About this RNA:
Predicted 3D model of a 73-nucleotide RNA (transfer RNA) from an uncultured bacterium. The sequence was found in a public genome assembly. Its mean pLDDT, the model's own confidence on a scale to 100, is 80. Its Rfam family is "tRNA". It is annotated as a transfer RNA.
RNA sequence: GCUGGAAUGGCUCAAUUGGUAGAGCAGCUGAAUCGUAAUCAGCAGGUUGGGGGUUCGAUUCCCUCUUCUAGCA
Numbered sequence: 001g002c003u004g005g006a007a008u009g010g011c012u013c014a015a016u017u018g019g020u021a022g023a024g025c026a027g028c029u030g031a032a033u034c035g036u037a038a039u040c041a042g043c044a045g046g047u048u049g050g051g052g053g054u055u056c057g058a059u060u061c062c063c064u065c066u067u068c069u070a071g072c073a
Base pairs, nucleotide, nucleotide: 001072002071003070004069005068006067007066010025011024012023013022019056027043028042029041030040031039049065050064051063052062053061
C1' cells in the first nucleotide's frame, strides 16, 4: 500500500427482511441464615466509536474519519 472483520452498560456478547436495545457476569437493595458464601426477588447502569446522508423511523442502509484485528504484498 491492497482486501476483509470488529467497535453496543464496568466486562464478555446478542439484537437478519430498518420499527422505541436485551442476556450473562460484576454492582446496589431486600429475603433467607446464628453469621458468611451459595441461593431467591427486585433495582440501577447505554443518546449503540466520531461526523454527515437516506428514511415517517437507523445498532441495522450509504459516505467519511478514528482505533483494534486478520490475510496479501